[in-house]
């Protein structure tokens, strides 16, 4: 130079001017949150997806079985998660890295066609007895059928551990040696998960549980359109259940509360109302805690003085300073000009520099808030690996 792997950062500034929103304050005046200035502050890294997890609020006063559903190596963070960190074992890649994770020895289920046979069998063979022919005999050849057998073809992804020997009528973990693998004790390291091991048994057939199933943790339910108040209007209307019942706390069951018979609840018909205030932004909040050439240097945070720490491999704790940074409600945060910067194109030039003119911007806008995950899609920075070719 090419070609891959990781991890960050950034949504341009500043200045007038015009035009919204909230808040605090001035002044006026018909005393209304009504006019008129002033300051301050205003849309994201995802503000999307709605996929996890919670703060808040209720139900409500009390839980416990069942079902149902989600997680799933070990330790550590963390409010908390199905999420981060570091490791261990599997596994793709030369690598740099990616990716996966309980349990098949609780039981059931399925592996298509091929093949004898797919959880146990014999199609081809191999032994032994055998009819029949050959032979003086030994002894060969051996059909049907019968026993033994699984070494050795063959059929598959996948066929009764491998290699070599003893031994047998032929063979076989039947014995042996010498690995591999299960399982029982068991030694080192490590908090673990698990890594190197010794030892005893001849115990020696697989995959799928993003198959049913089993086991261990965890889970109430409903959401800000939750839920509180004040204001107004209507028809404080009509029916029907229920009788120790009614009702409430995920689906159902036990319990457990509240009501009391003209009552409470429940369900249904119809009729008003649709308006205003909170909830609404002070948080498990946000920034700094820094770089080298280590000087009372730069640089950043602050009005200034002062300060730029400690612990951990890390996520991250803790501590020392600063900040208050939208809160709309049919729904504002905008839009001109200018000047400088980035980055691009042309030009000039000493083709590095500098100068000159032009552009120009993706993906996309809060609606209780936070903490993750997941998707979109622009520029730039940095670390690493492999290849090549010079020095």
């Nucleotide at each position: 130079a090419a070609a891959g792997a990781g991890g960050a950062u950034a949504a341009u500034a500043u200045g007038u001017c015009u035009g919204c929103g909230u808040g605090c304050u001035u002044u006026g005046c018909u005393a209304g949150u009504c006019a008129a200035g002033g300051c301050a502050c205003g849309a994201g890294g995802a503000a999307a997806g709605u996929c996890c997890g919670g703060a808040c609020a209720c139900c409500a006063u009390a839980g416990g079985g069942u079902a149902u559903g989600a997680u799933g190596c070990u330790u550590c963070c963390u409010a908390a998660c199905g999420g981060g960190a570091a490791g261990u074992c599997u596994u793709g890649g030369u690598a740099a890295c990616g990716a996966g994770a309980a349990g098949c020895u609780a039981g059931c289920u399925c592996c298509a066609c091929a093949g004898a046979a797919a959880g146990a069998a014999a199609c081809c063979g191999c032994u032994u007895a055998g009819a029949u022919a050959c032979g003086c005999a030994a002894g060969u050849u051996g059909a049907a059928u019968a026993a033994g057998u699984a070494a050795g073809g063959g059929u598959g992804a996948a066929a009764a551990g491998g290699u070599a020997g003893u031994g047998u009528a032929a063979g076989a973990g039947a014995c042996u040696a010498c690995c591999a693998g299960a399982u029982g004790c068991u030694u080192u390291g490590g908090u673990a998960a698990c890594a190197a091991g010794g030892u005893a048994u001849g115990c020696u057939c697989g995959g799928a549980a993003u198959g049913c199933c089993u086991c261990a943790u965890c889970a109430g339910g409903u959401g800000c359109a939750a839920u509180g108040c004040c204001a107004a209007a209507u028809a404080g209307g009509g029916g029907a259940g229920c009788u120790u019942g009614a009702a409430g706390u995920u689906a159902c069951c036990c319990g457990c509360u509240u009501c009391u018979a003209u009552a409470a609840c429940u369900c249904u018909c119809g009729g008003g109302u649709a308006g205003g205030c909170a909830g609404c932004u002070u948080a498990a909040a946000u920034c700094g805690g820094c770089u080298u050439u280590u000087a009372u240097a730069g640089a950043c945070a602050u009005u200034a003085u002062u300060g730029u720490g400690u612990g951990g491999c890390g996520a991250c704790a803790c501590c020392c300073g600063a900040u208050u940074u939208a809160g709309a409600u049919g729904a504002a945060u905008a839009g001109a000009c200018a000047u400088a910067a980035u980055g691009c194109u042309a030009c000039u030039u000493a083709u590095u520099a500098u100068g000159u003119a032009g552009u120009a911007a993706a993906c996309a806008g809060a609606a209780u808030c936070c903490g993750g995950c997941u998707u979109a899609a622009u520029a730039u920075c940095u670390u690493c690996u492999u290849u090549u070719a010079g020095c």
Predicted 3D model of a 391-nucleotide RNA (Bacterial RNase P class A) from a Candidatus Cloacimonadota bacterium. The source organism's lineage runs through Bacteria, Pseudomonadati and Candidatus Cloacimonadota. The coordinates come from a structure-prediction model, not an experiment, and the mean pLDDT is 76. Rfam family: Bacterial RNase P class A. It is annotated as a ribozyme. Gene Ontology terms of the family: ribonuclease P activity, tRNA processing and dimeric ribonuclease P complex.